[in-house]
Order: sequence, then C1' cells, then structure tokens
RNA sequence: GGCAUAGCUCAGUGGUUAGAGCAGUCGGCUCAUAACCGAUUGGUCGCUGGUUCGAGCCCAGCUGCCCCCACCA
Repeated sequence: GGCAUAGCUCAGUGGUUAGAGCAGUCGGCUCAUAACCGAUUGGUCGCUGGUUCGAGCCCAGCUGCCCCCACCA
C1' cells in the first nucleotide's frame, strides 16, 4: 500500500427490501448416474465508533490475510 460482502469465487454510483455464478435442497428428464431444465434455501456486509435525513459504500481506531521496501541471519 491492497483486501475483508452467502458454504466457495466475486459484483455492488451515499437513496426501493443487498446480488450473480458455483455449491446445497426439492422436483423434472433417464433403466440408472452425470449433464441439462425448473423451483428453492442461504447475509448481523470482519469488530467498535463517527459523519449524514440516509452508510456495504465516506472517516477514525482495532483484528486478520496478502504485497512491496529496508535491516538481520
């Protein structure tokens, strides 16, 4: 310096009730499985504060991970 959002990978201009793919569950299809099709489940947006009419988004502190530089070995 960068990142933290669903089980995983990731989107998300300060303004409606936070989303996609994969995964899970149920059903269809099949002799059966996979693939494919339909439906559906799943979130204290890392934590604590602040700004604001309004914060996933802006600010501060903390925590964890990654990268760069320097030093030592």